c-di-GMP-I riboswitch aptamer from a Gemmatimonadota bacterium, 99 nucleotides, folded computationally. The organism belongs to Gemmatimonadota, within Bacteria. Rfam family: c-di-GMP-I riboswitch aptamer. Rfam's curators write: GEMM was predicted in a large-scale screen for bacterial structured RNA regulatory elements. Its mean pLDDT, the model's own confidence on a scale to 100, is 86.

RNA sequence: CGCGCGAAACGGCAAACCGCGCGAAAGCGCGGGACGCAAAGCCACGAGGCUACCGCGUGCCCCACCUCCGGGGCACACCAGGCCGGUCGGGCUUCCGAA
Numbered sequence: 001c002g003c004g005c006g007a008a009a010c011g012g013c014a015a016a017c018c019g020c021g022c023g024a025a026a027g028c029g030c031g032g033g034a035c036g037c038a039a040a041g042c043c044a045c046g047a048g049g050c051u052a053c054c055g056c057g058u059g060c061c062c063c064a065c066c067u068c069c070g071g072g073g074c075a076c077a078c079c080a081g082g083c084c085g086g087u088c089g090g091g092c093u094u095c096c097g098a099a
């Protein structure tokens, strides 16, 4: 000096919850607040999870209609170009220095 490791020290971040704001939602930002975290610093590349505005399918109801075509509402299911890094992996960077 580097790596591993994580006693100590200087510090750092900040869960739940609350307030304000953005968003259809998941969730995010700011302030308060600390459950915790040695990468709980950064990056959505892989996996996984979350939401479903829009879209698609089905069912029911209403309107319209000579018939066909059509419009609206509700429910369920599917769907990511959305979201989650404090879900895991991966990449990059990094303070301190005992055993």
Stems, first nucleotide, its partner, number of pairs: 005097002012037002017032006035086001041092003045089003048084003055078001057076007